[in-house]
């Protein structure tokens, strides 16, 4: 160089055209002599650039990165 797949919050996963959810982590409060555990609340995200569409995480193209297969 070839074929295929995947990039969403610090980490791990959903949603599959009408607009971003959950777990964990983090922060604050409650509880406690204190810490942990537990409970309550809070903030943070679409790999990049284009195209289609009234509307794109979603569909299409190119590039970047990663993984798998074959050689």
């Nucleotide at each position: 160089a070839g074929u295929a797949a995947a990039g969403u919050a610090g980490a791990c996963u959903a949603a599959a055209g009408g607009a971003a959810a959950g777990u964990u982590a983090c922060c604050a409060g409650a509880c406690u002599c204190a810490u942990a555990a537990u409970c309550u609340g809070g903030g943070g995200a679409a790999g990049a650039a284009g195209g289609u569409u009234c509307a794109a995480u979603u569909c299409c193209u190119u590039c970047c990165u990663u993984u798998a297969c074959a050689a």
The prediction has a mean pLDDT of 84. This is a predicted structure of a 71-nucleotide RNA (transfer RNA) from Chrysaora quinquecirrha. The RNAcentral record of the sequence draws on ENA. It matches the Rfam family "tRNA". NCBI's taxonomy places the organism under Eukaryota, Metazoa, Scyphozoa, Pelagiidae, Chrysaora.